The part of an RNA shown here (small-subunit ribosomal RNA, 5' domain) has 501 nucleotides and comes from a Candidatus Giovannonibacteria bacterium. NCBI's taxonomy places the organism under Bacteria, Bacteria candidate phyla, Candidatus Giovannoniibacteriota. Its mean pLDDT, the model's own confidence on a scale to 100, is 86. Its Rfam family is "Bacterial small subunit ribosomal RNA". Rfam links the family to the GO terms structural constituent of ribosome and ribosome.
Context: one part of a larger RNA
RNA sequence: GGAUGAACGCUGGCGGUGUGGAUAAGGCAUGCAAGUCAAACGGUCUAAUAUUUUUUAGCAAUAAAAGAUAUUGGAUAGUGGCAGACGGGGUAGUAACACGUGGGAACUCACCCCAGAGACGGGCAUAACCCCGCGAAAGCGGGGCUAAUUACCGAUAGUCUCGUAAGAGUAAAUCACUUAGAUUGGCUCUGGGAAAGGCCUGCGGGCUAUCAGCUUGUUGGUGAGGUAAUGGCUCACCAAGGCUAUGACGGCUAGGGGGCGUGAGAGCGCGACCCCCACCAAUGGAACUGCGACACGGUCCAUACUCCUACGGGAGGCAGCAGUCAAGAACAUUGGACAAUGGGCGAAAGCCUGAUCCAGCGACGCCGCGUGCGGGAAGAAGCUCUUCGGAGCGUAAACCGCUUUUAUAGGGGAGGAACGUAAGUGACUGUACCCUAAGAAUAAGGCCUUGCUAACCUCGUGCCAGCAGCCGCGGUAAGACGAGGAGGCCAAGCGUUAUCC
Numbered sequence: 001g002g003a004u005g006a007a008c009g010c011u012g013g014c015g016g017u018g019u020g021g022a023u024a025a026g027g028c029a030u031g032c033a034a035g036u037c038a039a040a041c042g043g044u045c046u047a048a049u050a051u052u053u054u055u056u057a058g059c060a061a062u063a064a065a066a067g068a069u070a071u072u073g074g075a076u077a078g079u080g081g082c083a084g085a086c087g088g089g090g091u092a093g094u095a096a097c098a099c100g101u102g103g104g105a106a107c108u109c110a111c112c113c114c115a116g117a118g119a120c121g122g123g124c125a126u127a128a129c130c131c132c133g134c135g136a137a138a139g140c141g142g143g144g145c146u147a148a149u150u151a152c153c154g155a156u157a158g159u160c161u162c163g164u165a166a167g168a169g170u171a172a173a174u175c176a177c178u179u180a181g182a183u184u185g186g187c188u189c190u191g192g193g194a195a196a197g198g199c200c201u202g203c204g205g206g207c208u209a210u211c212a213g214c215u216u217g218u219u220g221g222u223g224a225g226g227u228a229a230u231g232g233c234u235c236a237c238c239a240a241g242g243c244u245a246u247g248a249c250g251g252c253u254a255g256g257g258g259g260c261g262u263g264a265g266a267g268c269g270c271g272a273c274c275c276c277c278a279c280c281a282a283u284g285g286a287a288c289u290g291c292g293a294c295a296c297g298g299u300c301c302a303u304a305c306u307c308c309u310a311c312g313g314g315a316g317g318c319a320g321c322a323g324u325c326a327a328g329a330a331c332a333u334u335g336g337a338c339a340a341u342g343g344g345c346g347a348a349a350g351c352c353u354g355a356u357c358c359a360g361c362g363a364c365g366c367c368g369c370g371u372g373c374g375g376g377a378a379g380a381a382g383c384u385c386u387u388c389g390g391a392g393c394g395u396a397a398a399c400c401g402c403u404u405u406u407a408u409a410g411g412g413g414a415g416g417a418a419c420g421u422a423a424g425u426g427a428c429u430g431u432a433c434c435c436u437a438a439g440a441a442u443a444a445g446g447c448c449u450u451g452c453u454a455a456c457c458u459c460g461u462g463c464c465a466g467c468a469g470c471c472g473c474g475g476u477a478a479g480a481c482g483a484g485g486a487g488g489c490c491a492a493g494c495g496u497u498a499u500c501c
Base pairs, nucleotide, nucleotide: 001501002500003499004498006497007496008495009494010493013369014368015367016366017365018364019362020361026325027324028323030322031321032320035082036081037080040079041078043076044075045074046073047072048071049070050069051068052067053066054065055064056063057062089280090279091278099204100203101202102201103200104199107197108196112193113192114191115190116189117188118187120154121153122152129144130143131142132141133140134139160169161168162167174185176183206252207251208250213243214242215241218240219239220238221237222236223235224234225233255277256276257275258274259270260269261268262267282303283302284301285300286299305316306315307314308313333359335358336357337356341355342353343352344351345350372402373401374400375399382393383392384391385390408437409436410435411434412433416428418425419424445490446489447488448487449486451470452469456485457484458483459482460481466473467472
């Protein structure tokens, strides 16, 4: 000198754009952050219409009330499907095939795309619902009925699996609209694709020898089990191997990369924001479901902590977005909207979305703009210095003329927007921008002045009070302390501290 996710002191006009819990992976009140489909299903409630039963009034037409059936809307607890493995957060662990890069062979793949083939028949259950019971609650048990795109059985199978072959084995679900034949969505099997993932491996990137030996599923083989798949992955048996000064084993530290800072470069330091990968989800362990998890807002067990309790027993997990307490030098709103982009579900309308888009707060950073412009005296007042003559602040002010960026007020006013059958629909936002109005009006400070280092006088103080990055200043004329004046450097900032080059 440059840099920072900075903090502290003094000061502070505007806009744009970024950025903001680095410490306690400490504890969390409250709200929200993952739902959706009624065009899969049986119910329930509700509205309308039609038919009908009963009762009442009436001679009757009819009216009223209660009920049943059907159709069409709406709502929805439950069954079922898909999604909840994405998106969002954090960096605790990890020195490792975790990451980066280059190879490899023994694999999987829901949704999506392409192609081929198929969807025949059958019976059994179970939620919801009804009845009974237990419990303070959370919730649970028993009996009875019912549906499906739920589950199961049989048939079919030139493609699939096993097998040299013969042969053996394996599937399915319908719904809506129209109507009698198509269409759209879905279902089953097979092959291919796209995208994604699992596995193996060469090389690369910390410190430590005041860690020198480490290892028994250990190293290899055979066979078996297991997996989507290779493999000591697991097991039985056999052999006795495997690694190591080119640093094994141990200890310490640490998420890795794209990148970022600095530097002429080599290098050194770092890994905030954004992107890719990995890992974690109170701590430890486990599996279930599923194409996919050993699963942040799923389940079970143990532990610690917190809460409820009728003391028998239960509930919970912000390293999601806000917010709160604590610790800290230190880090924001319990905001708006799904309008856009993207995601989930749905045929669609649409619903959900603290992803996202916006707004709020902070000079935390960077960038831009402004705080006026011209004229105006050998030069007011005031202040400072003075050799008392004068000198400086100084065209500075006053005063005259002008302008109106910006701020303020009024008027106008996009784009982002495409989507939806249509009606219609912008959070930001009456925002950006344009025009008009009045008026210099609304806007300057911080640090420094012995040398390094740019900028000097006077007074006060008297090794005191104090300064200080280094050398060093101060003990009676201090350019170094304090004040005033003057000056220097930056400027909505200026200094200090910390850290890196």